[in-house]
Parts: sequence; C1' cells; structure tokens
RNA sequence: GGGGGCGUAGCUCAGCUGGGAGAGCGCUUGAUUCGCAUUUAAGAGGUCAGGGGUUCGAUUCCCCUCGUCUCCA
Repeated sequence: GGGGGCGUAGCUCAGCUGGGAGAGCGCUUGAUUCGCAUUUAAGAGGUCAGGGGUUCGAUUCCCCUCGUCUCCA
C1' cells in the first nucleotide's frame, strides 16, 4: 500500500425484505430475611463509531473517514 470481517446499554451480544431499539449479566429501588446471600417485582441506562447521500422513513442500502482484528505484498 491492497483485500476482507467487526464497531448497537457498564460488559458479552442479538436485531439485515428498510418502519417497535432489545436479551443475558451487571447497576438502583421494593418484597422476602434478625442481617447477608438466593429468589422475586419494578426501574434507570443508548448521538446504533463519526460525517454525507438515497428514501415518506436508515442500526439496516450507497460513499468517505476513524478505530480494531485478520490475510496478501
């Protein structure tokens, strides 16, 4: 320098025929207990890496950039 994969909640990840942003763990609060743990109910938490484009509508399609992994040289 060139090819490919990945980037979504604090962590690990799902969500791709374009229309609801989610799960598990963690965190907070309540119940349970003398107290803790377990169990259980509820809740908070997100610029979907950044920018632009297409579209009535973009996490999803197209382009550029950044980060990371990998292959070739």
Model confidence (mean pLDDT): 82 of 100. Predicted 3D model of a 73-nucleotide RNA (transfer RNA) from a Sporomusaceae bacterium. NCBI's taxonomy places the organism under Bacteria, Bacillati, Bacillota, Selenomonadales, Sporomusaceae. Rfam family: tRNA. It is annotated as a transfer RNA.